[in-house]
């Protein structure tokens, strides 16, 4: 350069048009002599931009960043 596939809370995966869920971590409580375990409850996410659509995380389109093959 040219192709594919992939960006979702701190981390890890799901969801695949209609208020994103979960492990696992943080904070608070409860429980315990104390820790650990376990209960109960909070906080944190769709990489950026534009387009269809009544609705976009998702569907196309361009940018970005990444893994990987080609040359």
């Nucleotide at each position: 350069g040219c192709g594919u596939c992939c960006g979702u809370g701190g981390u890890u995966g799901a969801a695949u048009g209609g208020u994103a869920c979960a492990a696992u971590g943080c904070g608070g409580c409860c429980u315990u002599c104390c820790c650990a375990a376990g209960g109960c409850u909070g906080a944190g996410g769709c990489c950026c931009g534009g387009g269809u659509u009544c609705g976009a995380u998702u569907c196309c389109c361009g940018g970005u960043g990444g893994a990987c093959g080609c040359a």

Transfer RNA from a Candidatus Woesearchaeota archaeon, 71 nucleotides, folded computationally.
Lineage of the source: Archaea > Nanobdellati > Candidatus Woesearchaeota.
The coordinates come from a structure-prediction model, not an experiment, and the mean pLDDT is 81.
It matches the Rfam family "tRNA". The family's RNA type in Rfam is transfer RNA.
The sequence is in RNAcentral, with records from ENA.